[in-house]
RNA sequence: UGCCGGGUGGUGUAACGGUAGCACAGGGGACUUUGGAUCCCUUGAUGGAGGUUCGAUUCCUCCCCCGGCAGCCA
Numbered sequence: 001u002g003c004c005g006g007g008u009g010g011u012g013u014a015a016c017g018g019u020a021g022c023a024c025a026g027g028g029g030a031c032u033u034u035g036g037a038u039c040c041c042u043u044g045a046u047g048g049a050g051g052u053u054c055g056a057u058u059c060c061u062c063c064c065c066c067g068g069c070a071g072c073c074a
Base pairs, nucleotide, nucleotide: 001070002069003068004067005066006065007064010024011023012022013021018054026042027041028040029039030038047063048062049061050060051059
C1' cells in the first nucleotide's frame, strides 16, 4: 500500500429495505429463615459523515477502528 471479513445495549449474537429481537449480565418483585436456583416485570444498542429511497442496521461513497492474507523493506 492492496484485497477479504467484521464493527448492533455491559457481553455474545440475530434482523438481506418497513416496530432493532434473543440469551446472559444489571434493576425491581414473587418464592425462601437467608442465599442460591426458579418464575414474573423492566432499563439499555446499529462506529462517523454524506448519498439513494416514501422509508436504511440493511444499498452506494469516503473516513475511523479490529482481525486475516498478500505486497514493500531487510
A computed fold for a 74-nucleotide RNA from a Chloroflexota bacterium, annotated as transfer RNA. Model confidence (mean pLDDT): 81 of 100. Rfam family: tRNA. The family's RNA type in Rfam is transfer RNA. Clan: tRNA clan. Lineage of the source: Bacteria > Bacillati > Chloroflexota.